Transfer RNA from Vampirovibrio sp., 76 nucleotides, folded computationally. The organism belongs to Vampirovibrio, within Bacteria. Model confidence (mean pLDDT): 81 of 100. Its Rfam family is "tRNA". Its family is annotated with triplet codon-amino acid adaptor activity in the Gene Ontology. Rfam classes the family as a transfer RNA.
[in-house]
RNA sequence: GGGCGCUUAACUCAGUUGGUAGAGUGUCUCCUUUACACGGAGAGAGUCACUGGUUCGAGUCCAGUAGCGCCCACCA
Numbered sequence: 001g002g003g004c005g006c007u008u009a010a011c012u013c014a015g016u017u018g019g020u021a022g023a024g025u026g027u028c029u030c031c032u033u034u035a036c037a038c039g040g041a042g043a044g045a046g047u048c049a050c051u052g053g054u055u056c057g058a059g060u061c062c063a064g065u066a067g068c069g070c071c072c073a074c075c076a
Stems, first nucleotide, its partner, number of pairs: 001072007010025004019056001027043005049065005
């Protein structure tokens, strides 16, 4: 330098054909217990990496940028 993949909640990850963003873990509250743990019920938590474009509508499609990873090439 070229190609490919990934980026979504605090963490690990889903998200189908473009149509109201989800699960598990963790956190908080309540129940249960003498108390803790386990268990049960509920709650909160999101600029879908960033910028722009297409569209009535974008996590999803397009372009650019950034970060991470893999492969190839070049130099030495």